[in-house]
RNA sequence: GUCUCCGUAGCUCAGCAGGAUAGAGCGUCCGCCUCCUAAGCGGAAGGUCAGCGGUUCGAAUCCGCUCGGGGACG
Numbered sequence: 001g002u003c004u005c006c007g008u009a010g011c012u013c014a015g016c017a018g019g020a021u022a023g024a025g026c027g028u029c030c031g032c033c034u035c036c037u038a039a040g041c042g043g044a045a046g047g048u049c050a051g052c053g054g055u056u057c058g059a060a061u062c063c064g065c066u067c068g069g070g071g072a073c074g
Base pairs, nucleotide, nucleotide: 001073002072003071004070005069006068007067010026011025012024013023019057028044029043030042031041032040050066051065052064053063054062
């Protein structure tokens, strides 16, 4: 340099033939339970869906460019 895969919550990831309020597990916080702690149960907070632009009535999802990471080839 060319090709290819990936980027979504603090962490690991799902969601991607466009449309519902953007989700799960772990973690954090609060409550219940318990003599206390752990475990268990219930609840809450937490997101510019990497960035910008485009298509569309509507984009995490489609298209282009850029940035970052992995891989293959040279």